Source information: The prediction has a mean pLDDT of 84. This is a predicted structure of an 85-nucleotide RNA (c-di-GMP-I riboswitch aptamer) from Firmicutes bacterium UBA3941. It was read from a public genome assembly, where an Rfam model found it.
RNA sequence: CGAAUGUAAAGGCAAACCUAUUGAAAGAUAGGGACGCAAAGCCACGAGUCUAAAGUAAUGCUACUAUGAUAGUCGGGAUGCCAGU
Repeated sequence: CGAAUGUAAAGGCAAACCUAUUGAAAGAUAGGGACGCAAAGCCACGAGUCUAAAGUAAUGCUACUAUGAUAGUCGGGAUGCCAGU
C1' cells in the first nucleotide's frame, strides 16, 4: 500500500416509549431513552411497505392514484472510521 475479516479496546449510531415542534397523513426534527447496528453514514436507481392532502370516479359511505415518506425491508450505486486478526 492492497485485500479479507469483525473478537478485545477506542470512538460512533440509536428501536420502542415519553415530551416539544412540524406535517393533510405516513413521517420528520430536537431533547430524554437504549432494542439493536461493522456501514443503523450518504443516494429513492429497481422491488417492497406506509400514507392519500390535491386529483380522478362516485358525488354519501368509499375506491384508485405519489408528485409525500421509508436507507433500521431487500437489492443496487458512490464513499468511509478503528483494530490484539